[in-house]
């Protein structure tokens, strides 16, 4: 310097309709959010070609498939730490 784990911070978007349900929830509808995980895609650069071109290649960009849309719980990211290799 990587890094499993641990601590703190951590947004967005309907507690919206309609049966049940005291409510949580469970079915259906409709409308929405991006920062779990996923798809997709660029110049540069690297590969193969004489050459045209092909291919590999990020992301907080894309798409929303998933996942979320009171609280909880998750949550990329960022700080402190940090075993094993």
């Nucleotide at each position: 310097g990587u890094g499993a784990c641990u601590c703190u911070g951590g947004a967005g978007a309907a507690u919206c309709c309609c049966g049940u349900u005291u409510c949580c929830g469970c079915g259906g509808g409709u409308g929405c959010c991006g920062a779990a995980g996923g798809u997709g895609c660029a110049a540069a650069g690297c590969g193969c070609g004489c050459a045209a071109g092909c291919g590999c290649c990020a992301a907080u960009c894309u798409c929303u498939c998933a996942g979320g849309c009171a609280a909880a719980a998750g949550g990329a990211c960022a700080g402190a730490g940090g075993a094993a290799a």
This is a predicted structure of an 85-nucleotide RNA (Glycine riboswitch aptamer) from a bovine gut metagenome. The sequence is in RNAcentral, with records from MGnify. It matches the Rfam family "Glycine riboswitch aptamer". About the family: This family represents the bacterial glycine riboswitch.